[in-house]
Context: one part of a larger RNA
Molecule: large-subunit ribosomal RNA, half B
Organism: Pirellulales bacterium
RNA sequence: CACUGGUUAAGGAACUCUGCAAAAUGGCCCCGUAAGUUCGCGAUAAGGGGUGCCCUCUGGGGUUCACGCUCUGGGGGGCCACAGUAAAUCGGCUCCUGCGACUGUUUAUCAAAAACACAGGACUCUGCAAACACGUAAGUGGACGUAUAGAGUCUGACGCCUGCCCGGUGCCGGUAGGUUAAGGAAGACGGUUAGCCUUCGGGUGAAGCUGGCGACCGAAGCCCCGGUAAACGGCGGCCGUAACUAUGACGGUCCUAAGGUAGCGAAGUUCCUUGUCGGGUAAGUUCCGACCUGCAUGAAAGGCGUAACGACAGGAGCACUGUCUCAACCAGUGACCCGGUGAAAUUGUAGUCGUGGUGAAGAUGCCACGUACCCGCGGUUAGACGGAAAGACCCCAUGAACCUUUACUGCAGGCUGAUAUUGGGCUGUGGUAUGUCUUGUGUAGGAUAGGUGGGAGGCUAUGAACUCGGAACGCCAGUUUCGAGGGAGCCACUGGUGAAAUACCACCCUGGGCCUACUUUAGUUCUAACCCUGUCCCGUGAAUCCGGGCAGGGAACAGUUUCAGUUGGGCAGUUUGACUGGGGCGGUCUCCUCCAAAAGAGUAACGGAGGAGUCCAAAGGUACCCUCAGCCUGGUUGGCAAUCAGGCUUCGAGUGUAAAGGCACAAGGGUGCUUGACUGCGAGACUCAUAAGUCGAGCAGGUGCGAAAGCAGGGCUUAGUGAUCCGGUGGUCCCGUAUGGAAGGGCCAUCGCUCAUCAGAUAAAAGGUACUCUGGGGAUAACAGGCUUAUCGCUCCCGAGCGUCCAUAGCGGCGGAGCGGUUUGGCACCUCGAUGUCGGCUCAUCACAUCCUGGGGGUGGAGAAGCUCCCAAGGGUUUGGCUGUUCGCCAAUGAAAGUGGUACGUGAGCUGGGUUCAGACCGUCGUGAGACAGGUCGGUCCCUAUCUGCCGUGGGCGUUCGAAACUUGAGGAGGUUCUUCUUUAGUACGAGAGGAUUUGGAAGGACGUAGCUCUGGUGUUCCAGUUGUCGCGCUAGCGGCACGGCUGGAUAGCUAACUACGGAAAGGAUAAACGCUGAAAGCAUCUAAGCGUGAAGCCUGCUCCAAGAUAAGGUUUCGUAGCGACAUUGUCGCGAGAGUCCGCUGGAAGACUACCAGCUUGAUAGGCCGGAUGUGUAAGCGCAGCAAUGCGUUCAGCUAACCGGUACUAAUGGACGAAUG
Repeated sequence: CACUGGUUAAGGAACUCUGCAAAAUGGCCCCGUAAGUUCGCGAUAAGGGGUGCCCUCUGGGGUUCACGCUCUGGGGGGCCACAGUAAAUCGGCUCCUGCGACUGUUUAUCAAAAACACAGGACUCUGCAAACACGUAAGUGGACGUAUAGAGUCUGACGCCUGCCCGGUGCCGGUAGGUUAAGGAAGACGGUUAGCCUUCGGGUGAAGCUGGCGACCGAAGCCCCGGUAAACGGCGGCCGUAACUAUGACGGUCCUAAGGUAGCGAAGUUCCUUGUCGGGUAAGUUCCGACCUGCAUGAAAGGCGUAACGACAGGAGCACUGUCUCAACCAGUGACCCGGUGAAAUUGUAGUCGUGGUGAAGAUGCCACGUACCCGCGGUUAGACGGAAAGACCCCAUGAACCUUUACUGCAGGCUGAUAUUGGGCUGUGGUAUGUCUUGUGUAGGAUAGGUGGGAGGCUAUGAACUCGGAACGCCAGUUUCGAGGGAGCCACUGGUGAAAUACCACCCUGGGCCUACUUUAGUUCUAACCCUGUCCCGUGAAUCCGGGCAGGGAACAGUUUCAGUUGGGCAGUUUGACUGGGGCGGUCUCCUCCAAAAGAGUAACGGAGGAGUCCAAAGGUACCCUCAGCCUGGUUGGCAAUCAGGCUUCGAGUGUAAAGGCACAAGGGUGCUUGACUGCGAGACUCAUAAGUCGAGCAGGUGCGAAAGCAGGGCUUAGUGAUCCGGUGGUCCCGUAUGGAAGGGCCAUCGCUCAUCAGAUAAAAGGUACUCUGGGGAUAACAGGCUUAUCGCUCCCGAGCGUCCAUAGCGGCGGAGCGGUUUGGCACCUCGAUGUCGGCUCAUCACAUCCUGGGGGUGGAGAAGCUCCCAAGGGUUUGGCUGUUCGCCAAUGAAAGUGGUACGUGAGCUGGGUUCAGACCGUCGUGAGACAGGUCGGUCCCUAUCUGCCGUGGGCGUUCGAAACUUGAGGAGGUUCUUCUUUAGUACGAGAGGAUUUGGAAGGACGUAGCUCUGGUGUUCCAGUUGUCGCGCUAGCGGCACGGCUGGAUAGCUAACUACGGAAAGGAUAAACGCUGAAAGCAUCUAAGCGUGAAGCCUGCUCCAAGAUAAGGUUUCGUAGCGACAUUGUCGCGAGAGUCCGCUGGAAGACUACCAGCUUGAUAGGCCGGAUGUGUAAGCGCAGCAAUGCGUUCAGCUAACCGGUACUAAUGGACGAAUG
């Protein structure tokens, strides 16, 4: 020092994010108990009282024959203590609020919660071979259940409630119409060619084969029409208005699918915000109650309440306390020392100082200066950008993984259709064909005239006209037909009408009916495929298996196969650009013009300015002609400006379109004729990585204009754009898989890309990750450092003005010059194989631009109090309320409550409230996964110190003989304070009010040093009381254990809150300032020479360390007899020796070591004796009492560390040790 415990004066939460932790409460009995309430609770509410031992009286129970034993009550009397659940066990309580009803569950290993669950509520699906789920299937769960059941989703007891919107998305329902696949299929076309024709080039071309096309039929889906919100979801704006003002019941208007109802509301939701008001507090960013301005509440992702409950979250109070003011002592275990045993991370090599500088920008190692004898041990962590983990933040990767979706592309699955398994009958229906029967109304006209042709007759007893009834059609007039009656005529031709003339016959057209055939389709029925059921039978002795049978049900459906359409984050594979003063957001990405661009070309930036993604059949070609803009003058309406005339004017106009360069000889403006806006080529150049791009005389062909020379291969020039692949169209001498053709390809021409990320990854592609991961980066951000200093802070200069007057007492416009490196930034230089981040605590240290205290100048200074400036860094610079806060606001003090630096000092020192992982809630955003410098509750802080540094403490050697003492002080460290009262003095000053400088005295705060007499604390070695239990055989008396069991006291020591003392005085040199003398400069001047005064500041003075001060100092005292051997001085051995060490007894000294007191010539320790002190009257005995107990002996007994004495015990003994003096 740490940990685990014990006690604590006075205060009592002042601590702190927070009463964290601790303390307190506590058992049992009795009394008593509020609001609220779901009447159960709340409740052990709260708050009180009692509790031991002895005696006595008395009730009840168990057992027993009884005696007795035992359990449990009540009454009375007595005894002791500080204390009777005496120890141990053993709730702290109350009030307000949020959330969740509750008991439960959860992230094994950082989150226990408000999250999950829950009973209850609601919606949706499901009729049983159920829905749903698992599975390729068989099969299984659901369930041996059957809608009071099962499944899914949401909500979450209970109470009061649950508003409006169906436009979007989803779901459900609907089917007329539109669209639509496989499949089916009429038909047309192409290829081939037997034949035919032929100008011999070729043309045409049946059947068959073949290719693609294809009317029509063809489901679900989608479109469409409705419904549905306890489905996903959503639920406005502007303007005006009341007799003060304010507000707006009211009105107007726009939009919407509808515009948020009830309730609640600065909320776990409110940014501004610490909203405002009230309460609580001395003081309240929290809390409670209100208000409503709801950034961004709101009704089953439920709204609002709510008793009870909660290891939940916030606030307040009582009790209680070492949480704190402010720390002290004690016990144990570590640490430390000795013996034994004995790791680890780490480690480029190390002979491993400080400061300033430098430097890849923060140096033990470089430079400079300073400091430093060699080596340990105990401590402490400031540094070694310490250790640990190839940074988790950030960026990057044509990295990964999960997750999402209306990203892309698929797949499972679902729905639907076709085909097969797959059969029979009946009915209906569409189409086609043959046959048959019918149908047909403009007007006119007898009247319902289909067309054409023939036609002069036709029909009729095989029943005409006509009547009645039925049926069909219908233009409502009639037509056709059937049946009954009827019993002989009816029609055409003619005429008339009309475009057309009717009888009758034939062939046809339109629509329809019927038969038959084929085919499509719908319904129904059958049973034999197929499927299902059986409590049934058999194989079979067992069998919910297998096979068969019987019976029943369904049924050509279902199921299954293949094909097809649709749906399809259920699942899968992927994509989701780059530049970028980090990334994201924004902007940009190709081409043209100008500047930048530095007089060749070229030249960058998220530098400064603009344009293009065309236009024109004339705005092209050519020949010929013309001159613009502007201004002045004149002139009808007529003006500044219209058209006309004259003049001036070299380019200011115009050029399709931007700018630049051009252009009047025109490239500008007109007119005529025209198509060179041609084909095939192209010497040679420019440009240039490639690929592209640009200019181009000339040649050939044919052309336009011009008399001709000539000009013309678009436009005054420079933008107006897209490689390759793939595919289309036209042409063509090319190729043609045995041959001939064909298909297909090539070549020439041409078309299809905002492939605009414009040298173009694919025909086809978005997001989230805080659940994350990997590889990298200090190539790149957040912290800190560095550079810079826009911003920031400070100073100075100038002096417009303010200040009654007056620039400068105090201020100071517009401007200017600097300094600093605390703000916000810029840059991206060290660090991403890690430099831990805000605030607090602890401990500081430096600067001075000084908050106080000290010294001064000025004052718009009377005094006092101020303002301002100069000097000055010695010392000091408070405690609380709120908040995580720094900051700030507030309360109360005070001389003052300074500003900054130190990695925004300090996490190998602490904390962890904030921020910044994983859980969860709210608001907002997002379809969603999710997100939010928005809020909210919760949430693992490792390191035994090698080196340097620092604080201590030793050893070695040195200091020139060896020692023991006492010292000097170079140098260093510490200390350095402030206030109040009083005297001077109610004086100076002042009208008064008020009110000093200076001097003396006293007291106090904070700080420091020392101490334990006092006051206290502690005091596990002292005394006493006492509970439970065990032991010493029992009693008595003692002892052990229970925190020293608990409780009351307390010696020494240690200690503070206690006691004492300190800062000074004084001297020296100075700062600002004030002076003397005094020139330069005949004056003046504090200065230049010279001499003074002058501050808490500097040097002394005071205290401490200190000669390793290697420059190692000084003084005093003590000491260096002898013997033997060998021998020339001398060497060796023994031994004396000042003194020292070891050893031993010990210590208010101490980690060890050291230091100090002692070691028999001795009081060092223990013991003993005496005393002090503390406790408080021992034991034993006696007496009193029934007993508990009391009294006496007895202020007794005991008494640690204290004081004094006393050798009883233990301090035995051993070694080292000085000169050629």